Transfer RNA from Camelus ferus, 72 nucleotides, folded computationally.
NCBI's taxonomy places the organism under Eukaryota, Craniata, Gnathostomata, Camelidae, Camelus.
The same sequence occurs in records of 3 taxa.
RNAcentral holds the sequence, with entries from Rfam.
Its Rfam family is "tRNA". Rfam classes the family as a transfer RNA. Gene Ontology term of the family: triplet codon-amino acid adaptor activity.
RNA sequence: GGAGGUGUAGCUCAGGGGCAGAGCACGUGUUUAGCAUGCAGGAAGUCCUGGGUUUAAUCCCCAGUACCUCCA
Numbered sequence: 001g002g003a004g005g006u007g008u009a010g011c012u013c014a015g016g017g018g019c020a021g022a023g024c025a026c027g028u029g030u031u032u033a034g035c036a037u038g039c040a041g042g043a044a045g046u047c048c049u050g051g052g053u054u055u056a057a058u059c060c061c062c063a064g065u066a067c068c069u070c071c072a
Base pairs, nucleotide, nucleotide: 001071002070003069004068005067006066007065010024011023012022013021018055026042028040029039030038048064049063050062051061052060
């Protein structure tokens, strides 16, 4: 320098045009003599950035950017 892939909750990831989700973690209640486990509720998101298409974009298109892989 070229090609491809991945950026979504604190972490690991799903979702793939019409209200953004799970597990773990965190916190509250309950259970216990107490802890753990179990059960129930909760908080936590600029869906990497900018632009375009669309009635509507996390999702489609373009550019950028960080990381990973391959080629040179």